This is a predicted structure of a 72-nucleotide RNA (transfer RNA) from Candidatus Sungbacteria bacterium RIFCSPLOWO2_01_FULL_47_10.
The source organism's lineage runs through Bacteria, Bacteria candidate phyla and Candidatus Sungiibacteriota.
Its Rfam family is "tRNA". The family's RNA type in Rfam is transfer RNA.
RNAcentral holds the sequence, with entries from ENA.
RNA sequence: GGCUCUGUAGUUCAACGGUUAGAACGGAGCACUCAUAACGCUCAGAAGAUGGUUCGACUCCAUCCAGAGCCA
Numbered sequence: 001g002g003c004u005c006u007g008u009a010g011u012u013c014a015a016c017g018g019u020u021a022g023a024a025c026g027g028a029g030c031a032c033u034c035a036u037a038a039c040g041c042u043c044a045g046a047a048g049a050u051g052g053u054u055c056g057a058c059u060c061c062a063u064c065c066a067g068a069g070c071c072a
Base pairs, nucleotide, nucleotide: 001071002070003069004068005067006066007065010025011024012023013022018055027043028042029041030040048064049063050062051061052060
């Protein structure tokens, strides 16, 4: 330098172009307990950036950014 793949919550991952973007772990609060842990209940928390297509985009397209792999 070329090609391919990936980018969603603090972490690991989902979601047919259409309901309010979900789950586990983690975090906070409450309850329980003599106390702690575990279990239970509740809550907060996310689309890499900019454009485009579309009635509607996490999803499709372009460019850029970051990471991984292959080739040279």